[in-house]
Order: sequence, then C1' cells, then structure tokens
RNA sequence: GAGUGGGCCGGGUGACUGCUCACGGGAAUCUUCGUGAGAGGAAAGUCCGGACUCCAAAGGGCAAGGUGCUGGGUAACGCCCAGGCGGAGUGAUCCGACACCAGCGCCACAGAAAAUAUACCGCCGAUGGCAAAAAACUUGUUUUUUGCCAGGUAAGGGUGAAAUGGUGGGGUAAGAGCCCACCGCGCCUGUGGUAACACAGGUGGCAGGGUAAGCGUCACCUGGAGCAAAACCAAAUAGGGGGACGAUUCCAGGUUUGUCAGAGAAAGAAAUUUUUCUCCCAAAUCUGGAGAAAGGCCGGCCCGGUCGAGGUCCCCGGGUAGGUUGCUUGAAGCCUAGGGUAAUCUGGGUUCCAGAGAAAUGGUCACCACGGGAUGAAAUUCGUUUCCUCCCGUACAGAAUCCGGCUUACAGGCCCACUCUC
Repeated sequence: GAGUGGGCCGGGUGACUGCUCACGGGAAUCUUCGUGAGAGGAAAGUCCGGACUCCAAAGGGCAAGGUGCUGGGUAACGCCCAGGCGGAGUGAUCCGACACCAGCGCCACAGAAAAUAUACCGCCGAUGGCAAAAAACUUGUUUUUUGCCAGGUAAGGGUGAAAUGGUGGGGUAAGAGCCCACCGCGCCUGUGGUAACACAGGUGGCAGGGUAAGCGUCACCUGGAGCAAAACCAAAUAGGGGGACGAUUCCAGGUUUGUCAGAGAAAGAAAUUUUUCUCCCAAAUCUGGAGAAAGGCCGGCCCGGUCGAGGUCCCCGGGUAGGUUGCUUGAAGCCUAGGGUAAUCUGGGUUCCAGAGAAAUGGUCACCACGGGAUGAAAUUCGUUUCCUCCCGUACAGAAUCCGGCUUACAGGCCCACUCUC
C1' cells in the first nucleotide's frame, strides 16, 4: 500500500418548552407538583422457527408441503458451530439447491456424429484390383516409382458446454487398452476416525457422459388460524321474517290430581251397603339412566371423535361497533467463575431498560465535534502543513403481542486479528 474476518460508534453539551408511562404527595372528577424512564442494529422484508390464545377433550391414515454430507448446539428452525468432500483465490478466506440414475424425459445451434452412435478434413493402403511411367533383361517377364479404387482407422485436426478414459512408451501398413507403467474407475481387504471420509495393499474390465433449483425414488419433519388471536363488562335491537330436518322416544323411581270400570286388604255386630288404604289406569310434573336423527365442528379427503332430544342448521333483514383486559419480568440484559476447539452449557452476582391507541418518545436557540469547500495569513523539505473567517453537510431509517434467526439498506469514523506485495 492492497485485501480478508470480527467488534463498535453513527453526533455531543446547555437553556427554554411540549408529549407518554410508572411511582409518590396534593386535589376532588379534571387536575397539580416532584422523581425516574421513554424508538433500532437493522425497528425494515414478512422469508423461517417458536412462545401465547382459540378451534378443542384431542387421534390414525392418505394427499399436500418442507428439509437433504457428518457430528454437535438450541425451546425450535430452512439457523449457529466444528469437520468432510468439491470449487474460487498467491493467500488470509469465501461459496456449495452437498441423498439417489431403477424407470421416464431433456442436451438448442454447430458438428460426420450427442445413442440402436459415427467419419467432415486427415493417416494407411501391409492384403486385393486398375492405370501410367521408368529400368533391367530372359522381348514379355521382373523390379521400382506415381496416381486411383476396394478396404482399414479414430491416434492428429475441426465443431461444441460436453465427442466415448488421460499422460508416456512399445507395437502396427497406419492406428486403437492391442500390450505395458503411472493416474483414473469398479470390486475386495486392512489401518485411522463417533461419522461423513482419508490412506495403504491386492485384483479386474479397460467402460459413453451430463442433468433430479427435470418428473421421480428414499430418509426425516409438519393440525389450523392468528393479538384485527382471544377474555370480560355495559348498551342497543325487530321476543323480526322465511325454510330444511327431527325421535316432545324408551326404562326406572318419586309427588300431585282424577276415575270407581276392575283386584285385594282393613274398619264397622253383620248382609246389601259405607269408609279408608294398596295395586292397576290416565294426566301433569320432577329425578336418574339408556339410546339418539337431521345438522354443526375437527385446513382438503377417509376412518374416528365430539356437540346435539321443545332440538340442530341455512337464508334474508335489523341493532351494536362503547369500555376494560390481553400490554410487556422475559427461552430477558449485563458482569463474573468453571466445562467445551467452538456454537453454547452450568453456577454466582446484579439491573428493570417504551407500552402508544390513529397512534407518545418531540420542537426552538446557542456553542462544540466530524467531513467537504472558499478567501486570507504564516511556515515550507515546494509534496504540503497549521491558523482565522465564512458557507454547506452529518448515513440507513421509526416500536405496535413477544422472542430466536436469516436477508436487504447504511454518509462518515474507530478498534482488534490475519494475509499478500514493496
């Protein structure tokens, strides 16, 4: 000098004045005084996870959705920590949509060819054929050279994101795992590690790849809605209108009333007859038990459950929208000791740090600070530095039930550690 990772500040002081809450003292129905506190690191995004409230007493399965290397942390998570593998970087470090190709699908264009693979340029032409030329001589044979074809080839070149293992050697007519060495890949064994994996040895075929933020398979996880959740009080209304369904059922017991048709008992001296009681019967009513339709509720579906017997629900219409609670003491902050590589855990100490309700936490003035600019002066190593005066600016941005994360925004400045270069 350039970077990487982490932490912090992001205006200060004073005066006057305004607002909200808590506590205390007055006051007495709307007010006063004092003390204390009063918007963030992201309050943003509404992307995850919960606490809490209700459905509701609360299950099973399917579907649907989410996550996706290993091991830890946490109330939990898609988050954090450590490690593994892969990639980027000289490095400090950073990134990873990091399980699986059995099945289906896709790989444009270019290219010969992207799968039932192949030959555009090129190489060979040993083997076979044709043609030409030359030479030799045995005058029609041999040899050589050149060209073409049949055929061979996928090493070299081209196209492409990717071309059918890579490098080197041998071999071949030229080539090719054709053969060999190393690497790579599959399988087996051993060692280390909790594991993901790493290393070593042996052995073998020397083989088309990629893609699952394509469909899919596998493993694990998941009720729903949300503080406009919900709870309480008061007031008002039209005790509104219409509709669908139904089982005002069954059993047991008690009370009251009724009848005298029936049965029995008692009383009266006794028959007829009379009176009383019990049973039976009917009605009303009370208690308990049983069963229980329609319909509602439990995110979608099924099972199941639950509510429901003068009941359940649907539609139309009307009234109210007022007040109180929820509401901030919490998986809380800070300091410290110990365990742990760390995330964090355990113990001790200490503090109370917003609670508005259409929305409080502010406004004005002065000075200072930081940054930039201009004029002037001084010094000067001529790069610049210092001082006075004046001007401008001071980031991103405002709690709303609360908490743990992630992501995004941020003028200017400070601190710590590490890396590279000079």
Predicted 3D model of a 422-nucleotide RNA (Bacterial RNase P class A) from uncultured Nitrospira sp. The source organism's lineage runs through Bacteria, Pseudomonadati, Nitrospirota, Nitrospiria and Nitrospira. The RNAcentral record of the sequence draws on MGnify. Rfam family: Bacterial RNase P class A. Its family is annotated with tRNA processing, dimeric ribonuclease P complex and ribonuclease P activity in the Gene Ontology.